[in-house]
RNA sequence: ACACGACAAGGGCACACCGGUCGCAAGGCCGGGUCGCAAAGCCACGGGUCCCUCGCGGACAGCCGAGCUACCGAA
Numbered sequence: 001a002c003a004c005g006a007c008a009a010g011g012g013c014a015c016a017c018c019g020g021u022c023g024c025a026a027g028g029c030c031g032g033g034u035c036g037c038a039a040a041g042c043c044a045c046g047g048g049u050c051c052c053u054c055g056c057g058g059a060c061a062g063c064c065g066a067g068c069u070a071c072c073g074a075a
Stems, first nucleotide, its partner, number of pairs: 004073002012037002017032006035062001041068002045065003048060004
């Protein structure tokens, strides 16, 4: 350095659900919450799923893959 991921250390994220708010909707954002996550960090490029006002439209990165980036260090 690459690979790998521990009943390690210090930290991180936050499903369902609840409150608020935006959106026709899928869903987004903020707060609570904590099922889980070693990229559950970023990114709609490929596949997939979902929505509508069906178009040169939109949502999902916590469905899979590609790409980019990153903390720690036992075996």

A computed fold for a 75-nucleotide RNA from a Planctomycetota bacterium, annotated as c-di-GMP-I riboswitch aptamer. Taxonomically the source falls in Planctomycetota (Bacteria, Pseudomonadati). Its mean pLDDT, the model's own confidence on a scale to 100, is 90.